[in-house]
Transfer RNA from a Thermoproteota archaeon, 75 nucleotides, folded computationally.
It matches the Rfam family "tRNA". By type it is a transfer RNA.
Taxonomically the source falls in Thermoproteota (Archaea, Thermoproteati).

């Protein structure tokens, strides 16, 4: 300096390749049910403007373009 990969709630992922219904899962957390208490267990509920910025488009977590980090690789 170049290629390639990954960035989504407190965490770990799914979805992105072939736009479209409130963006879901597990665990974690709050509250209830249960138990003499607590853990299991059931249930209900916050919590995410998808790294940012821009652009296409009737619509973008998905497409394109710039950009920051972060790992590998080549020079």
């Nucleotide at each position: 300096g170049g290629g390639c990969u990954c960035g989504u709630u407190g965490c770990a992922c799914a979805g992105c390749c072939a736009g479209g219904a409130c963006a879901g899962u597990g665990c974690g957390g709050a509250c209830g049910c249960u138990u003499g208490c607590g853990g299991a267990g059931c249930g209900u509920c916050a919590g995410g403007u998808c790294g940012a910025g821009g652009g296409u488009u009737c619509g973008a977590a998905u497409c394109c373009c710039u950009u920051c980090g972060a790992g590998c690789c080549c020079g």